Context: one part of a larger RNA
RNA sequence: GAGUAACGAUCAAGGGGGUGAGAAGCCCCCUCGCCGAAAGCCCAAGGUUUCCUGCGCAACGUUCAUCGGCGCAGGGUGAGUCGGCCCCUAAGGCGAGGCCGAAAGGCGUAGUCGAUGGGAAGCAGGUUAAUAUUCCUGCACCGCGCAUGGCUGCGAUGGGGGGACGGAGAAGGCUAGGUCAGCCAGGCGAUGGUCGUCCUGGUUUAAGCGUGUAGGGAGUGAGCUCAGGCAAAUCCGGGCUCACCAUUCUGAGGCGUGAUGACGAGCCCCCACGGGGGCGAAGUGAUUGAUGCCAAGCUUCCAGGAAAAGCCUCUAAGCUUCAGGUCAUGCGUGACCGUACCCCAAACCGACACAGGUGGGCAGGGUGAGAAUCCCCAGGCGCUU
Numbered sequence: 001g002a003g004u005a006a007c008g009a010u011c012a013a014g015g016g017g018g019u020g021a022g023a024a025g026c027c028c029c030c031u032c033g034c035c036g037a038a039a040g041c042c043c044a045a046g047g048u049u050u051c052c053u054g055c056g057c058a059a060c061g062u063u064c065a066u067c068g069g070c071g072c073a074g075g076g077u078g079a080g081u082c083g084g085c086c087c088c089u090a091a092g093g094c095g096a097g098g099c100c101g102a103a104a105g106g107c108g109u110a111g112u113c114g115a116u117g118g119g120a121a122g123c124a125g126g127u128u129a130a131u132a133u134u135c136c137u138g139c140a141c142c143g144c145g146c147a148u149g150g151c152u153g154c155g156a157u158g159g160g161g162g163g164a165c166g167g168a169g170a171a172g173g174c175u176a177g178g179u180c181a182g183c184c185a186g187g188c189g190a191u192g193g194u195c196g197u198c199c200u201g202g203u204u205u206a207a208g209c210g211u212g213u214a215g216g217g218a219g220u221g222a223g224c225u226c227a228g229g230c231a232a233a234u235c236c237g238g239g240c241u242c243a244c245c246a247u248u249c250u251g252a253g254g255c256g257u258g259a260u261g262a263c264g265a266g267c268c269c270c271c272a273c274g275g276g277g278g279c280g281a282a283g284u285g286a287u288u289g290a291u292g293c294c295a296a297g298c299u300u301c302c303a304g305g306a307a308a309a310g311c312c313u314c315u316a317a318g319c320u321u322c323a324g325g326u327c328a329u330g331c332g333u334g335a336c337c338g339u340a341c342c343c344c345a346a347a348c349c350g351a352c353a354c355a356g357g358u359g360g361g362c363a364g365g366g367u368g369a370g371a372a373u374c375c376c377c378a379g380g381c382g383c384u385u
Base pairs, nucleotide, nucleotide: 013031014030015029016028017027018026032382033381034380035379040362041361042360043359046342047341050340051075052074053073054072055071056070060068061067080141081140082338083337084336086119087118088117092113093112094111098107099106100105122139123138124137125136126135142334143333144332145331146330147329148328149327150326151325152324153319154318158314159313160312161311166301167300168299169298172294173293174292177288178287179286180285181284182203183202184201185200186199187198188196204262205261208257209256210255211254215250216249217248218247219244220243221242222241223240224239225238226237228236229235263283266279267278268277269276270275302305348357349356364376365375366374
């Protein structure tokens, strides 16, 4: 220089009350403004206590601070079903022997790891200052073990099936959600009008179990036979013959049950004014309607679109009054790790409480082709002079 520039999006504040030594900034209330395919909500990654409560204000906070993602202390993360671990494999890694190489080491078989993929099973409500598909209540489901009873050829690291998959396009059936009506409860206006075709609010309920629909797929069953499936096979595959016209598999949604339950506008009681307890109406129909479900479906095209296990089935060795398999019922059992909080951000990556960057899910009303635009709900904010 200079008490100058700046104080980090021009979304925005004003008032009252409270606390306090002190209040533009903290708490409560009223009004105003902003976002609303987000500036709301839920996850993954990453962070690692930042979560909640009490007590503090030196420093941190671009100002103040009684406040805070700050300091100190205490508290908080509850699982058979969510995710991991586990079983399975992909690219890829490692790699007994092996091959190669002055050495270090490189490659690689059998194997063994490796999810971003495949594989059993949970929903609704309630509850805490802070967790909840984890606790509680109600109603479920799966695997394994044992017992009892019925029936019975069981058996794999091997065979087969299945798992099992591309792009584009089109039509249909549904549901979530929305809207309106009906129903239930409340209201009748401090100002011209408002008993009316009026206003406000509510009208919510899952998995599971039963039924097996719209739709989609396949002809089905039996007998004989066979040089294939590295052995075997009753399985798969090839061939021949007979019988039948329906049968079977799959399949959203709906309906019933779950539920004489829960929730529920509102009302009543208590209160330390933070909250706690109790009672509880209606709880229907129509319409619209998805990018969600049926559907890994259907049609079509050429560039021809993972693997393996779980699962089903077949036999081999072998076992065959046993073991084993299967069905039903009952009893038992299900360990370990994650679970707080932020997550388009003041908590992650950017030296910062930084106008930057960051994958997935949810998707209300009016306008509209629309997830655009503008205005609004739920919800969240007014960006720390």
Molecule: large-subunit ribosomal RNA, domain III
Organism: Gammaproteobacteria bacterium